[in-house]
RNA sequence: AUGCAUGUCGAGCGGAGUUUAGAGAGCUUGCUUUCUAAACUUAGCGGCAAAUGGGUGAGUAACACGUAAGGAACCUGCCUAAGUGACGAGGACAACGGUUGGAAACGACUGCUAAUACUGGAUAGUAUAAGAAACCGCAUGAUUUCUUAUUUAAAGGUCCGUUUGGACCACGCUUAGAUGGCCUUGCGGCGCAUUAGAUAGUUGGUGAGGUAACGGCCCACCAAGUCAAUGAUGCGUACGUGCACUGAGAGGUGAAACAGCCACACUGGGACUGAGACACGGCCCAGACUCCUACGGGAGGCAGCAGUAGGGAAUUUUCGGCAAUGGGCGAAAGCUGACCGAGCAAUGGUGCGUGAACGAUGAAGGUCCUUGGAUCGUAAAGUUCUUUUAUAAAGGAAGAAUACACUGCGUAGGAAAUGAUGCAGUGCUGACGGUACUUUUUGAAUAAGCUCCGGCCAACUAUGUGCCAGCAGCCGCGGUAAUACAUAGGGAGCGAGCGUUAUCCGGAAUUAUUGGGCGUAAAGAGUGCGUAGGCGGUAUAUUAAGUCGGUGGUGAAAUACUGAGGCUAAACCUCAGUCUGCCUCCGAAACUGGUAUACUAGAGUACGGUAGAGGUAAGUGGAAUUCCAUGUGUAGCGGUAAAAUGCGUAGAUAUAUGGAGGAACACCAGAGGCGAAGGCGGCUUACUAGGCCGGCACUGACGCUAAUGCACGAAAGCGUGGGUAGCAAACAGGAUUAGAUACCCUGGUAGUCCAUGCAGUAAACGAUGAGAACUAAGUGUCGGGGUUUCUCGGUGCUGAAGUUAACACAUUAAGUUCUCCGCCUGGGGAGUACGGCCGCAAGGUUAAAACUCAAAGGAAUUGACGGGAACCCGCACAAGCGGUGGAGCAUGUUGUUUAAUUCGACGCUACGCGAAGAACCUUACCAGGCCUUGACAUACCAGUGACAGUUAUAGAGAUAUGAUCUUUCUUCGGGAACACUGGAUACAGGUGGUGCAUGGUUGUCGUCAGCUCGUGUCGUGAGAUGUUGGGUUAAGUCCCGCAACGAGCGCAACCCUUAUGGCUAGUUACUAACAUUCAGUUGAGGACUCUAGCAAGACUGCCAGCGAUAAGCUGGAGGAAGGUGGGGAUGACGUCAAAUCAUCAUGCCCUUUAUGGCCUGGGCUACAAACGUGCUACAAUGGCCGGUACAAAGAGCUGCAAGUAGGCGACUAUAAGCUAAUCUCACAAAGCCGGUCUCAGUUCGGAUUGGAGUCUGCAACUCGACUCCAUGAAGUUGGAAUCGCUAGUAAUCGUGGGUCAGCAUACCACGGUGAAUACGUUCCCGGGUUUUGUACACACUGCCUGUCAAACCAUGAAAGUUCAUAACACACGAAAACGGUGGCCUAACCUUUAAGGAGGGAGCCGUCUAAUGUGGGGUGGAUGAUUGGGGUUAA
Repeated sequence: AUGCAUGUCGAGCGGAGUUUAGAGAGCUUGCUUUCUAAACUUAGCGGCAAAUGGGUGAGUAACACGUAAGGAACCUGCCUAAGUGACGAGGACAACGGUUGGAAACGACUGCUAAUACUGGAUAGUAUAAGAAACCGCAUGAUUUCUUAUUUAAAGGUCCGUUUGGACCACGCUUAGAUGGCCUUGCGGCGCAUUAGAUAGUUGGUGAGGUAACGGCCCACCAAGUCAAUGAUGCGUACGUGCACUGAGAGGUGAAACAGCCACACUGGGACUGAGACACGGCCCAGACUCCUACGGGAGGCAGCAGUAGGGAAUUUUCGGCAAUGGGCGAAAGCUGACCGAGCAAUGGUGCGUGAACGAUGAAGGUCCUUGGAUCGUAAAGUUCUUUUAUAAAGGAAGAAUACACUGCGUAGGAAAUGAUGCAGUGCUGACGGUACUUUUUGAAUAAGCUCCGGCCAACUAUGUGCCAGCAGCCGCGGUAAUACAUAGGGAGCGAGCGUUAUCCGGAAUUAUUGGGCGUAAAGAGUGCGUAGGCGGUAUAUUAAGUCGGUGGUGAAAUACUGAGGCUAAACCUCAGUCUGCCUCCGAAACUGGUAUACUAGAGUACGGUAGAGGUAAGUGGAAUUCCAUGUGUAGCGGUAAAAUGCGUAGAUAUAUGGAGGAACACCAGAGGCGAAGGCGGCUUACUAGGCCGGCACUGACGCUAAUGCACGAAAGCGUGGGUAGCAAACAGGAUUAGAUACCCUGGUAGUCCAUGCAGUAAACGAUGAGAACUAAGUGUCGGGGUUUCUCGGUGCUGAAGUUAACACAUUAAGUUCUCCGCCUGGGGAGUACGGCCGCAAGGUUAAAACUCAAAGGAAUUGACGGGAACCCGCACAAGCGGUGGAGCAUGUUGUUUAAUUCGACGCUACGCGAAGAACCUUACCAGGCCUUGACAUACCAGUGACAGUUAUAGAGAUAUGAUCUUUCUUCGGGAACACUGGAUACAGGUGGUGCAUGGUUGUCGUCAGCUCGUGUCGUGAGAUGUUGGGUUAAGUCCCGCAACGAGCGCAACCCUUAUGGCUAGUUACUAACAUUCAGUUGAGGACUCUAGCAAGACUGCCAGCGAUAAGCUGGAGGAAGGUGGGGAUGACGUCAAAUCAUCAUGCCCUUUAUGGCCUGGGCUACAAACGUGCUACAAUGGCCGGUACAAAGAGCUGCAAGUAGGCGACUAUAAGCUAAUCUCACAAAGCCGGUCUCAGUUCGGAUUGGAGUCUGCAACUCGACUCCAUGAAGUUGGAAUCGCUAGUAAUCGUGGGUCAGCAUACCACGGUGAAUACGUUCCCGGGUUUUGUACACACUGCCUGUCAAACCAUGAAAGUUCAUAACACACGAAAACGGUGGCCUAACCUUUAAGGAGGGAGCCGUCUAAUGUGGGGUGGAUGAUUGGGGUUAA
């Protein structure tokens, strides 16, 4: 769009039409037509309804709603009851006929007609108006009676019966009721004060009008009122309620469904009709929009039921029926998108099912796996059952009845009949629907998903991914082993649902009435005075507002709750009870309030004392600074960490005298005093306020608090006029500094001071509002009284109970209570913006939001840290000695280079480190050549009989091809071992990655003295105590004390070595005596040295002093050694994600004809530069030459090698001895004696280079060591800086060993010679303990502020632009209503008479007014170049 949702009555009326029957006429004899009768239909007139029902929530902050009252100020059709009436006339208009306009919608003129339509008249009253009387009421007033006047009706319809009629329906009037409506009032329920004043019909009165009715509802006049901080007015938002959700409740939120009320019907305005409307499916006007049109005009209003489009995250069928319930009309049949039903949507509530029992070899398969197994899992399969549901078939409701029709029987009434009404019987009526339900058939057959599994929160593994992809409600997860992502297996929860999102309440005592707070967490106003308000002492009487008890009314139904009942049960439905309130009446009188009268304990007045930097004004005093004048006097003064600027020979500073001027008041002075706070300090005077004490004369609750208000209010600042000594923002100069717009110095202006006026803020703090009462003590101080004790008022400290998160507070409360005020509600944004108020300005006050974060904050704890404090230790400094840093070389590292220069180690704690020794090997790197089950391990098959060794050829070699050689047992069939070759897989292999996946090992703090535990105690707790304190020690070593008592790991001791003597033993060591030799060589000895076993010794044991009578310290004796005798081994809890995957082991990842394996050659040895660690030097305390003395500890058979010979030498040839207290390496060197050199780049120094050699080794080119000859760099003691060492130490001198074929300035060990210094702990570094601060805890290499630069986000201002909105003023002014009206028109009634009158109508005018226009303002929104601050963000 479309269809339907309000019609009905022919029993109100006149017509018209259809059918049937009868009669008649015409004739084409089956058609037309006329009349009569019956039935049916209904356009019009008329009546009633249409104001109900149904929809929606735009407006409305209002008597709109809810609740409780009132109407003596009202109306009410249909209905009920009672009474009464219905008499007699008249004129029209539709329909219809005719003419006619228009596209249509719709008309115009003319002619006729009926009524339950319309108009007069008669009659009546308890109606209306006026008057009178009685009675009632708080009053306006009501009731009754009487008098006068005014005002109605359809003789209609149907039926019976036939007459004077009756019955029913309908109708008029009156009264009463019922129902519905209207009006008034109390109380109740939103936000904003950044809305504080609003209002002229406004508030009231009088009179008139209007209404159903009261009323400024309207009008005229008069008065000037009325509302408001108990929130007026304005703005914003919103239908209000029963109820619904939530909550223990109090509350909070909401207004879907259902129900009663209100409002609205395209937007705005208006009336008409009517009982009722200012009317959803009526009318008129204006506006917007849509449609039709012949362009002249017309039509429309789904917020009725369906449905369409659009919008949106999102919301259904253009269904059936009036069978039931209800409504309208009607006498009744009949109308009804109300309603009853069905359809769609898991939207919600409820119930049921998707099967049950048995079933282990725990099947297959999936997943996991420690490879054994576990799990899905009795789950499945299988066996035996059941049949709700589903399928098919059959039967089949209740919902229906008092309706209607027919029949019969009664009752009122009546002459009778009809009939009204009642009873009984019969008949008819089902949309849902062949639905619910019942029976039967077949057969486990037809039926399970969603979310989750890190914690909150029930439920875990694997794989993939690798800060990616992704997850996430909060915390957070993910960077190669993810229970957090994705997938799978398994599991948990709910289940025809499950999960997400949004919203509300709860938890949240997180707006706190119940039920919170304000010292430090957010929060006490800077202080007082005082208005409203709130709260308020003792006694008596009274009242009854609050309060308490009872009665009555109401509190709609539904819902909810409780108890019953009905559908098989439930959901659902039905019944009964209950239902916080409001109102009425009666009563009580304790408490609060009111009234009255008293009282004195609160408060105040008077009197007598008293302390004080309380305030205001005037006067006055001395010290000091500065300046001026003069004198004396001379070169500096001043200032600083040090200086300079500055002042000074034009005479400063210093000093003396005199003078000027301003400001502040030393000592007294105090944790002292006063004041409301800010604040107040020389002295005197004047004026003035308050406090305290004493006795108890007076008043008699006069009190407390305090919104708004008023006043005071540090410093800085502002205005005007003075003043200005000192000080001193700004400013200038000098320093400091990387810079220094600072700190320091020299100057210096506002200001500081006075008068006057503003300003009104401070960490205005006790971070603690005021008042009152109560609740242990002790002690100091100020002012009174009283004097042994005490008491009143202030001001401090320590502490009880109690409080507090703790810290702390504690009669001066932050304790226990009462009253009143102020203030707070996460951090930031922000005490900011806008607006208001105040101010001269600066600015103050009041005071948000957007946005953003997951914290911000308090108190305390443990650590760590501090350019905090205290104590202590260490070659930490200091005191010393010697070095490094400069040179040359060696070696390691970085860097660079390279085919490769393999890898690791990086402050101390990497850098002569892994590496106790890279020519090949090592070797991990590079180039090239080769191998692929492999160089190595285990397992299988086949073949061979060996493999290995020796040897030949090719090749750089690996390798390849040959030659030679060949096991064992035996029952002779064969077996076994081993090896090779070939094959196939499992696998081998990896110095590939990850030391941030690990084990083990190691470094470091640090050989520092610490680190912990059990029980107890303290603390809400983290934690503390112990472990702190007083002493002492190398030491948490020990002693004493102590709410601690004990214990463990560390310290120390036990172990090794060294220093002394003793015992035992006596070879290879030793040699005093005896003998002997060149020689302890050989006898001999067991004394000595020495060797190596055993015991001993040292413990502050002894003495003195100190100390506390302790621990211990100092000194001494004795002793080889004295206070740990020296040295070593020994390394607490832990820290550094410290080092190492390249010692080894190992998870995971990667590789598998290579990242594995073999070989040759090269590289790790490069060389501009830098660094670390060393060696050698620079020389005379030395170099060189000659002579000469004394060690320790080690090593040696693939070895050490004497001796002899050769060589200048490295070394070579030969060779004794030694498996070692026996032999060898092996001469120790510095030293001592003598000589020489004589201060120089040297007789120092030895690099570099040339030549010639030796040795090792397959092999010294890259790339070894050594020797000889020659050469003879740098270097003359080393800048800044830095290292080691406290005694047999540093320094210096040589010796040995490991590694090793060879190669040592390195490393490990050994002895010789052998110092100096330490006042001491201020400082540097490191460490320990205690304490303190902390915004740090990845712990100061921490944390973190602001600007600038960049991006994004929201926001303020802004020349303006634009939109909306409510008013105001003016203009214009539709329709309607009301009022007026010359002329015009006009059926009923009247009069006279053909015209008038009464009445009415159109027209016109006026009043009022919607919409609209114009204007200046108000308010709100959007936007705006630019601009202000704010927030977030990575490096």
A computed fold for a 1435-nucleotide RNA, annotated as small-subunit ribosomal RNA. Its mean pLDDT, the model's own confidence on a scale to 100, is 83. The sequence is in RNAcentral, with records from ENA, Greengenes and SILVA.